[in-house]
Context: one part of a larger RNA
């Protein structure tokens, strides 16, 4: 050792992670737009002509990394709060699952599965 156990919901403290419009920073890259030196193709005796590549630099979207973060949504914890009473003895409607609706919360309803279900009756087999 049933005046037991024990589930969610809601309030309360705390306390970690993700999630997230938006803002600021980083770093590479791609696309344009221009294009200095230098190149390099073709034409020409040649002067120069035409065309590419190219550095800094401007512009654009996108994704990464990091900061901050309005809000939301759950976890976890924390003698003595609030509802209720699902599960544990047939827990008072046997539990549990899968799956649908449904409901303040454990849930509850319905189909199908499982025995890890008590009781009874009945059958097979084994023992004595």
């Nucleotide at each position: 050792a049933c005046c037991g156990c024990c589930c969610g919901u809601c309030a309360a403290g705390c306390c970690a992670a993700g999630g997230g419009a938006g803002u600021c920073g980083g770093a590479g890259g791609c696309g344009c737009c221009c294009g200095a030196a230098u190149u390099c193709c073709g034409a020409g005796u040649a002067a120069u002509c035409g065309g590419g590549a190219g550095a800094a630099g401007g512009c654009g979207a996108a994704g990464c990394c990091g900061a901050u973060g309005a809000c939301a949504g759950g976890g976890g914890c924390u003698a003595a709060g609030u509802c209720g009473u699902a599960a544990c003895a047939a827990g008072g409607c046997a539990u549990g699952u899968g799956u649908a609706g449904c409901g303040g919360a454990a849930g509850c309803u319905g189909c199908g599965c499982a025995u890890g279900g008590a009781u009874c009756a009945c059958c097979u087999c084994c023992u004595u």
This is a predicted structure of a 128-nucleotide part of an RNA (small-subunit ribosomal RNA, 3' minor domain) from a Candidatus Magasanikiibacteriota bacterium.
Its mean pLDDT, the model's own confidence on a scale to 100, is 82.